A computed fold for a 345-nucleotide part of an RNA from an uncultured bacterium, annotated as small-subunit ribosomal RNA, central domain. The prediction has a mean pLDDT of 89. The RNAcentral record of the full RNA draws on ENA, Greengenes and SILVA.
[in-house]
Context: one part of a larger RNA
């Protein structure tokens, strides 16, 4: 520097905003930096290519020509990139009307259950298992009844249903408060798109300080099964789950598919609107199953592409050593990021 790729073979950063950068809608006019086009001067010599000559011939010496695909001034084109101006309205956003939603935050509050107490009412089992035993009971359990207290989760409704960028969200109430769709098409008028470096978000576990601790349970003890049994199954049980503040930044963070725009048969569910001549049909926007063209090694994917094309970033280049030593940065730590090399097949 070229190429070829990235759903499952190596390879799509978890996710998002977003500086610089790179790209970038229609039409009009300039300017001529890109770019075309002549002209001129340079681009040493020798090599290399063409055509000749000279040593009997060649190699190899020579002459002439071509090339030197570059730079550099000048003179011109103005389609296209690009500059400066204007003007548009299809991209993008703004305003009005509406709708649906577990989208996010605070505070309050509900019953179901489980477990602890206290008290009746009652007597020997209860539990738990394949099958037992540890356990727990005559200091009265299990069981049933009232009554208290406390933590956590929120049956049905529930749906290949909804929201959410993504992780993710699910009792009900009120407050705060992002987003998103549809319709009307009034309003600005290219204001977009993509995004290195950076900035925020980020399940679960893990830590720090403080509280809480109903149930469940790493560890850890006991019983049991086995040769053995640091396990599978019982009994019991502490971190931890819980809550507020700070860390930490990892996942099969999966769709194992990066965002964004255009174009390209249907069929048939389902949510959210809208329009109509309303047992439908149609338009707009999720979201699933099927399939055509066409891709693909194959499995499949197919208007929610993995099909055709265009922009911008990420990444991959044989296995193993290895996402690991070392440095660096980031954390209290756990440990993250970035990341080799020798060797060896």
């Nucleotide at each position: 520097c070229u190429g070829g790729g990235c759903g499952u073979a190596a390879a799509g950063c978890g996710c998002a905003c977003g500086c610089a950068g790179g790209c970038g809608g229609u039409c009009u006019a300039u300017c001529a930096a890109g770019u075309c086009a002549g002209a001129g001067g340079u681009g040493a010599a020798a090599u290399c290519c063409c055509g000749g000559a000279g040593c009997u011939u060649a190699a190899c010496u020579u002459c002439g020509g071509a090339a030197u695909u570059g730079c550099c001034u000048u003179u011109g084109a103005a389609a296209c990139u690009g500059u400066u101006a204007g003007a548009c309205u299809a991209g993008a956003g703004u305003a009005c009307g509406g709708u649906a939603g577990a989208g996010g935050g605070u505070g309050g509050u509900g019953g179901a259950a489980u477990u602890c107490c206290u008290a009746g009412u009652g007597u020997a089992g209860a539990g738990g298992u394949g099958a037992a035993a540890u356990u727990c009971g005559u200091a009265g359990a299990u069981a049933u009844u009232a009554g208290g207290a406390g933590g956590a989760a929120c049956a049905c409704c529930a749906g290949u249903g909804g929201c959410g960028a993504a992780g993710g969200c699910g009792g009900c109430c009120a407050c705060c408060u992002g987003g998103a769709c549809c319709g009307u098409u009034a309003c600005u008028g290219a204001c977009g798109c993509u995004c290195a470096u950076g900035u925020g978000c980020g399940a679960a576990a893990g830590c720090g300080u403080g509280g809480g601790g109903a149930g469940c349970a790493a560890a850890c003890a006991g019983g049991a099964u086995u040769a053995g049994a640091u396990a599978c199954c019982c009994u019991g049980g502490u971190a931890g789950u819980c809550c507020a503040c700070g860390c930490c930044g990892u996942a099969a963070a999966c769709g194992a598919u990066g965002a964004g725009u255009g174009c390209u048969a249907g069929a048939u569910g389902u949510u959210g609107g809208g329009g109509c001549u309303u047992u439908g049909c149609u338009c707009c926007g999720g979201u699933g199953u099927c399939g055509u063209a066409g891709c693909u090694a194959a499995c499949g994917c197919g208007u929610u592409a993995a099909g055709c094309a265009c922009u911008c970033c990420g990444c991959c280049c044989g296995g193993g050593g290895a996402g690991u030593a070392c440095g660096g940065c980031c954390g209290c730590a756990a440990g993250g990021u970035u990341a080799a090399a020798a060797c060896u097949c």